[in-house]
């Protein structure tokens, strides 16, 4: 200078002018009821209108409703099943699937940055497609045919013995192909060919010993057997967690019309409890549950509805400019003038987090390249 990478932050501002929701105050007007002989006038109430002034009035995500909580109702003696849920490590924290520092793997030259990180040597299950063959493995091509056998040739008098050719039994898995993966890598040795068949080194895995760390885990050195795939976001097993619903939760007051008791009325024995009947009526009384209203609900706050719109300057951004001003050899850059112009998006009980949208700006730390010095 350029590309990056991680953090934290703001997301227009000043002001003038119409608006809108709460709330508080004042004021005109309604209605109702109460006093006053009527008017008047006063006094009290109201899901009453208007009107005037004060004074609060959206976000970093108010979103998506993923996780935990407060609070409410409903349900529980414990324990266990059965279901879900969450998983390296230590610490925060009410909690949480958060959050902070680390391990460990993968990715990036790097700053860093993802992880859906217990067991796959408990069992069981799968492991498309291609391939012979996919998990106690396997022979398409392809190497070998030592041995066993088949031809044929040589040597011998005979038994034998020796080459060669087949690729029939067989053998074998290196080499080629297939696949995301093919039962260790590389080298000499051995072999008929060949192969942990032997043996060196690596590479893993299993147990052991030492060392470091709280701890995941790491460093080091040892024996083994030769070699042991993958999946658990497939049951599963292990370790820990978890009672359902949700503010339309849930709670007060409660009208009409109905219902259901009581009071009064008739029958049952004269009485008193019972008991039965019934209509209609009562300015009677109660009870429960609708309509509604209020709480829950907040120093924004709903009728699930208010927080806005113009106008002037100004700020960032970007697009134009012939000359003069400032830095520069120069290109160009700044000052200056005109235009342009601000995103994702709207609270609904309330908190704690997560995720996801986001135009533009700033602030700081930190890698990488290349030039100066």
């Nucleotide at each position: 200078u350029g590309a990056g990478c991680c953090g934290g932050c703001c997301g227009g501002g000043u002001g003038g002018u119409c608006g809108c929701g709460g709330u508080c105050g004042g004021g005109u007007u309604g209605g109702c009821u109460c006093g006053u002989u009527u008017u008047u006038c006063g006094a009290g109430c109201c899901a009453g209108a208007c009107c005037c002034g004060g004074u609060c009035g959206a976000g970093g995500a108010a979103g998506g409703u993923c996780g935990g909580g407060a609070c409410u109702c409903c349900a529980c003696a414990g324990a266990g099943c059965a279901g879900g849920g969450u998983g390296c490590u230590g610490g925060c924290u009410a909690g949480c699937a958060g959050c902070c520092a680390g391990u460990c793997g993968a990715g990036g030259u790097g700053a860093c940055u993802c992880g859906c990180a217990g067991g796959a040597a408990a069992g069981u299950g799968c492991c498309a497609c291609a391939g012979a063959g996919a998990a106690c493995a396997g022979a398409c091509c392809g190497c070998c045919g030592a041995u066993g056998g088949g031809c044929c040739c040589c040597c011998u008098a005979g038994c034998g013995g020796g080459a060669g050719c087949c690729a029939c039994a067989g053998g074998c898995a290196a080499g080629g192909g297939u696949g995301a993966a093919a039962c260790g890598g590389u080298g000499c040795g051995g072999c008929a060919a060949g192969a942990g068949c032997g043996c060196a080194c690596c590479a893993g895995c299993a147990c052991c010993c030492g060392g470091g760390g709280u701890g995941a885990c790491c460093c080091g050195g040892g024996u083994g057997g030769c070699u042991c795939g993958g999946c658990a976001a497939a049951c599963c097993c292990c370790a820990c967690c978890c009672g359902g619903a949700g503010c339309a939760a849930g709670g007060u007051c409660a009208a009409g019309c109905g219902u259901g008791g009581g009071a009064c009325g008739g029958c049952u024995u004269g009485c008193u409890c019972g008991g039965c009947c019934g209509a209609u009526g009562u300015c009677c009384c109660c009870a429960g549950g609708u309509a509604g209203a209020c709480c829950g609900c907040a120093c924004a706050g709903a009728c699930g509805g208010a927080u806005g719109g113009c106008c002037a300057c100004c700020c960032a951004u970007c697009c134009g400019g012939a000359a003069c001003c400032c830095g520069g050899c120069a290109a160009c850059g700044g000052a200056c003038c005109g235009g342009u112009g601000g995103a994702c998006a709207g609270a609904a009980u309330c908190c704690c987090g997560c995720c996801u949208a986001c135009a533009g700006g700033c602030c700081g730390a930190c890698u990488c390249a290349c030039c100066g010095u």